[in-house]
Context: one part of a larger RNA
RNA sequence: UGACGGGAGCCCGCACAAGCAGUGGAGUAUGUGGUUUAAUUCGAUGCAACGCGAAGAACCUUACCAGAACUUGACAUCCUGAGAAAGCCGAGUAAGAUUGGCCGUGCCCUUCGGGGAAUUCAGAGACAGGUGGUGCAUGGUUGUCGUCAGCUCGUGUCGUGAGAUGUUGGGUUAAGUCCCGCAACGAGCGCAACCCCUAUGAUUAGUUGCUACCGCAAGGAGCACUCUGGUCAGACUGCCGUUGACAAAACGGAGGAAGGUGGGGACGACGUCAAAUCAUCAUGCCCCUUACGUCCUGGGCCUCACACGUACUACAAUGGCGAAAACAAAGGGGAGCGAAGACGCGAGUCGGAGCAAAUCUCAAAAAAGUCGCCCCAGUUCGGACUGCAGGCUGCAACUCGCCUGCACGAAGUUGGAAUUGCUAGUAAUCGCAGGUCAGCAUACUGCGGUGAAUACGUUCCCGGGCUUUGUACA
Numbered sequence: 001u002g003a004c005g006g007g008a009g010c011c012c013g014c015a016c017a018a019g020c021a022g023u024g025g026a027g028u029a030u031g032u033g034g035u036u037u038a039a040u041u042c043g044a045u046g047c048a049a050c051g052c053g054a055a056g057a058a059c060c061u062u063a064c065c066a067g068a069a070c071u072u073g074a075c076a077u078c079c080u081g082a083g084a085a086a087g088c089c090g091a092g093u094a095a096g097a098u099u100g101g102c103c104g105u106g107c108c109c110u111u112c113g114g115g116g117a118a119u120u121c122a123g124a125g126a127c128a129g130g131u132g133g134u135g136c137a138u139g140g141u142u143g144u145c146g147u148c149a150g151c152u153c154g155u156g157u158c159g160u161g162a163g164a165u166g167u168u169g170g171g172u173u174a175a176g177u178c179c180c181g182c183a184a185c186g187a188g189c190g191c192a193a194c195c196c197c198u199a200u201g202a203u204u205a206g207u208u209g210c211u212a213c214c215g216c217a218a219g220g221a222g223c224a225c226u227c228u229g230g231u232c233a234g235a236c237u238g239c240c241g242u243u244g245a246c247a248a249a250a251c252g253g254a255g256g257a258a259g260g261u262g263g264g265g266a267c268g269a270c271g272u273c274a275a276a277u278c279a280u281c282a283u284g285c286c287c288c289u290u291a292c293g294u295c296c297u298g299g300g301c302c303u304c305a306c307a308c309g310u311a312c313u314a315c316a317a318u319g320g321c322g323a324a325a326a327c328a329a330a331g332g333g334g335a336g337c338g339a340a341g342a343c344g345c346g347a348g349u350c351g352g353a354g355c356a357a358a359u360c361u362c363a364a365a366a367a368a369g370u371c372g373c374c375c376c377a378g379u380u381c382g383g384a385c386u387g388c389a390g391g392c393u394g395c396a397a398c399u400c401g402c403c404u405g406c407a408c409g410a411a412g413u414u415g416g417a418a419u420u421g422c423u424a425g426u427a428a429u430c431g432c433a434g435g436u437c438a439g440c441a442u443a444c445u446g447c448g449g450u451g452a453a454u455a456c457g458u459u460c461c462c463g464g465g466c467u468u469u470g471u472a473c474a
Stems, first nucleotide, its partner, number of pairs: 001474002003471003007468007015458002019422005026313008034304001042053002064299004069294002073127001077126002079123005087102005107116003129288002132286003138282002140277003143273001145271001150189006156165003169180003195265004200233007209223003213220002236259001239253005315415001319374005331362003336355002341350003381412001386407007428450007
C1' cells in the first nucleotide's frame, strides 16, 4: 500500500421489512445430471451452466454410429492431353458410386495452320481437407462485479524509502454531483449532457389517411378534426417563500401537458475471475493424410428406474359452458399474403378478386360488458393418456411432425423444509404479431387491453461505496 475481520462509524440497492403473485406438491413441455446404447455428436457447470450456443434434429442440418464407396479428392491455384458446356434415355444398387447410348458446337482473336476465355474428363505432383488437440500459446467477441462511482496522470510539496498528498475534512447529490475549506495546482478515463423512442403545443405538407359538405353509388369538394412525415417551441431549481455558512443544496408553492435525472432505451471507466468461446470466424504449435479427409443409405442426437432447473395447464363460482354483440397496438406479405362466394361438424378444400401494400391481405383481438344454464360435486372443474376416423406440409411423418372430429376421462381439492420476481401504467391477468421455418413454439423477441396492494423504517440477512481500526496474510 492492499486484502481480510462472527471490529467501529456514515451511506446505498426489491437487500430486509410492508405487500401482491408465484416456485417447491400434480400432469405435461423443455434443458441438464445420471443411466442405457453400435451411437445416444460437441460445448456451457455457484451467483455469472441447466426453454443456454440451438431465431425452430423426420431426410438435409449432423459434427455421432452401422454398412457401402472414393483417394490430387466435395472445395482452391498451377501443368500436360482430349473433348465445348449443358441436356435426354437406359443398366446397376438398399441408396449412391459406377456404366452404356443419343444429341451437339456457341463466344473472342486469326496469317485459316491455329491460339484464347469458360467448362468437363483423364494423368502427374506441388497441395487440398480436418466441427482433430490445446481458450493454460492467442486475436476478436462475450459474461460478471456494476450503470457500482470510482480509476489514474503531470508538476509541486512531504517522507531515507515503499509511498503519501491531490482523491482526506464540513455540507450536499443518483453521482469523485456541486459548494466551502485545505500544500497543493491542474488534467485525463468514467458521472452527467450531446443520440433514439415517448408525454404537450405551434407550424408546414395532405395521399393510399380523415370528413364539419354533396352524391344511391362511383366519385367530387375540403385539410377544420383524427392521423402520418418534416421543422421548431417547451423544463432550466428559471420564478416565489422557508431552511442553510451570504454557498452548494433541500423542502413547500405558483404557472405548466410535463418539475427537479419527466418515463424508457442505447451507452458499461481502470480492472477482477489463467471466467466463456480453437464448434461463428481468424490463428501459433502439435496431430491425421487410401484417413481423424470426402460421399451415400439407414439409424442416433427423441433412450428412461430416477434426480434437479425453467416454463405451460390446472385444482374451479372473482369460475365453466352457450348465445348475440364491442374496443387495440405493433408487425409480416411475391417460390408471398390470399378476400368475396361455395363445400365440409371441423382441421381444411375449391376458388381466385386485390395487393411489392396508410390503398389489398394475414385479421377473428381476447379478457371486459349483456342474457341464459350449472349449485360446490373429483362436478357441465381439470384435461393427461388411449382407441377410431380424418386434414396439412413434405421424395418420405414407423422410429420421430402439427392440426381436427367422436369416444375415453388419469393425477390434481392450493402444495413440507425451503425459495423467486415485482415500487406504477409496475405486479398480476388477457390476447395479438414477428424471427427461425416446406412443416413444427407452452420457448424467444416485441405489441397493446384491463389494471392493483404496500414501503413504519434500516435492528437483522445478502451485495456494494467511503472513512477509520487490528492483523502471525501478500
Annotation: Predicted 3D model of a 474-nucleotide part of an RNA (small-subunit ribosomal RNA, 3' major domain) from an uncultured bacterium. The RNAcentral record of the full RNA draws on Greengenes.